Context: one part of a larger RNA
Molecule: small-subunit ribosomal RNA, 3' major domain
Organism: Telfairia occidentalis
């Protein structure tokens, strides 16, 4: 001056506290560790790795095994030769790929030849998800949306450095504001931005309303109030009013308001910390391979299984299950797509193939909810693993290794040990929808929609992380 103390004030976070749900037991899902394997590609390792790269591993991906092959190479440039190319058939082969017939001539031209595509050859070369994140750059995590990190010029100290940034208030905030050897400024905070919530102006189709029609139907006519859907304005500032405070910053409590003191969410990440991650996005220095660490291709593996772990889905019932009948949603996606409809099937699903390039038309059925019937505390009419059997469906191809339906099977689990966790409001809990990726799909992920909708916060001693001052230090 900084670190650090089981030293000190003050002062903040779902940090305790108060509550509600939850892991940790049970069965599956899924990553990882270990073990096995010919391989089980690599990478990430407290917070800050572990449903992470991976927004889809059957082939492909694929980087990894074995087994067939290639060697100027599956890609780029230069140089020679020959020859347009694409096409087609047939042996061989598990493919890659070898051989081996046909057929066929095209653009431009100064007629030499030239582009562009095939193959052949001998070299400069090309490959490389090989190694090093501890040689790098870009990108990213974390301390943290914490309030701090810093400078100029003055002024103090021989310097190192300190002042400013400390003090007295005050806030989400180095936030503001008094005092003050300080007086300014930068990056940061907040405000500019996006969504939601209110009026209000414009614009009315495919949307709204009404009115003719209809069992359902409908290019039937009007209109611009609402609803909506855009696009622009307008609102909120402690602006007002009382009290407090130092006549300040500001705080408490009203009043108007859709909304009140940062209105609610999101985007934003200062100086620097971990030689934190990433050399498999991608760019690179070096270093090591060059008939092999580079290429092609068949099948396996990435899915293995005595264990152990993290995240999860579903449940252990009656707040409940089972069947029937009735209601309300926002956001999305769709033409190599969405697929109504009617006919077949118990279903998944096949047959048809309307309308939609989408406020039009389909995905679509919302579900929890309510009304009614059963069932009566039991391993049940809980629970749904697990395995037989028949099937559908995508795809060359479902053995290893898909997803999904009938039936039939009916494990484990009756609320979970230390111990651990998330959440302060439309939160938390529960209910379904939709979406990238994608043939299809291991998604119970993950990113987003809306429906139903709570309980507590006395208060800062304690655990914890972090702020700012002080104090000690044999530590830098």
């Nucleotide at each position: 001056u900084g670190a650090c103390g089981g030293g000190g004030g003050c002062c903040c976070g779902c940090a305790c506290a108060a509550g509600c749900g939850g892991u940790g037991g049970a069965g599956c899902a899924u990553g990882u560790g270990g073990u096995u394997u010919a391989a089980u590609u690599c990478u990430a390792u407290g917070c800050a790795a572990a449903g992470c790269g991976a927004a889809g591993a059957a082939c492909c991906u694929u980087a990894c095994c074995a087994g067939g092959g290639c060697u100027u190479g599956a890609c780029a440039u230069g140089c020679c030769g020959c020859a347009a190319a694409u096409c087609c058939u047939c042996u061989u082969g598990a493919a890659a790929g070898a051989g081996a017939g046909g057929g066929g001539u095209g653009c431009c031209u100064u007629u030499g030849g030239g582009a562009a595509c095939a193959c052949g050859a001998a070299c400069a070369c090309a490959g490389g998800u090989g190694g090093u994140g501890c040689a790098u750059g870009g990108c990213u995590g974390u301390c943290a949306u914490c309030a701090g990190c810093u400078c100029g010029u003055g002024c103090c100290g021989u310097a190192a450095g300190g002042u400013g940034g400390u003090g007295g208030g005050u806030u989400a905030a180095g936030u503001c504001u008094c005092g003050c050897a300080a007086c300014g400024a930068g990056c940061g905070c907040a405000a500019c931005c996006c969504u939601c919530g209110u009026g209000u102006u414009u614009a009315g189709u495919u949307g709204c309303c009404a009115u003719c029609g209809u069992u359902g139907a409908g290019g039937u006519u009007g209109g611009a109030a609402c609803c909506u859907u855009g696009a622009g304005c307008a609102g909120a500032c402690u602006g007002c009013c009382a009290g407090u405070g130092a006549u300040a910053a500001g705080c408490u409590g009203g009043a108007a308001g859709a909304a009140g003191g940062u209105g609610a969410g999101g985007a934003u990440g200062a100086c620097g910390u971990c030689a934190a991650g990433u050399c498999a996005u991608c760019a690179u220095g070096c270093c090591g391979c060059u008939u092999a660490u580079g290429c092609c291709c068949u099948g396996g593996g990435u899915g293995a299984c005595a264990c152990a772990u993290g995240u999860g889905c579903u449940a252990c019932a009656a707040u409940g299950g089972c069947c029937g009948g009735g209601a309300c949603a926002a956001a999305g996606g769709g033409u190599c797509g969405u697929g109504a409809u009617c006919c077949c099937g118990c279903g998944a699903g096949g047959g048809u193939g309307a309308g939609c390039u989408a406020a039009c038309u389909c995905c679509a059925a919302a579900a929890a909810c309510c009304c009614g019937u059963c069932c009566u505390c039991a391993g049940u009419u809980u629970a749904g693993a697990u395995u037989g059997u028949a099937g559908g469906c995508u795809g060359c191809a479902a053995c290893u290794c898909g997803c999904u339906u009938g039936c039939a099977u009916g494990a484990a689990g009756c609320c979970g040990g230390a111990a651990u966790u998330g959440c302060u409001a439309g939160u938390a809990a529960u209910u379904g929808c939709c979406g990238g990726u994608c043939a299809g799909c291991c998604a119970u992920a993950c990113g987003g929609c809306g429906g139903u909708g709570a309980a507590u916060u006395c208060g800062u001693u304690c655990c914890u992380g972090g702020g700012c001052c002080u104090u000690g230090u044999a530590c830098a």